RNA sequence: AUGAUGCGCCCGGGAGAGGCCGCAGAAUCUGCGGCGCCGAAGGGGAACAGCAGAAACUCUCAGGCAAAAGGAUCGGGCACGGACG
Numbered sequence: 001a002u003g004a005u006g007c008g009c010c011c012g013g014g015a016g017a018g019g020c021c022g023c024a025g026a027a028u029c030u031g032c033g034g035c036g037c038c039g040a041a042g043g044g045g046a047a048c049a050g051c052a053g054a055a056a057c058u059c060u061c062a063g064g065c066a067a068a069a070g071g072a073u074c075g076g077g078c079a080c081g082g083a084c085g
Stems, first nucleotide, its partner, number of pairs: 006080001008078006018035001020034006036065003042061001043059003
């Protein structure tokens, strides 16, 4: 079983913060360095005498600060799967 939790894919929504400065190459982007900032990939803390232990809290390692992309997460669809009853 008119299929829970979960998991994968697709569609739609989805915040914050310098299109900062210098140098080099290059041709509008890349690399290196500097200062400032954000919190919603991921990660650490939270966490204790021992075991277990979450967050949208906290740190800012990583990531990010025009648009695009990414994005926790929300809604819908499809597939897998098979818990309670």
Molecule: Glycine riboswitch aptamer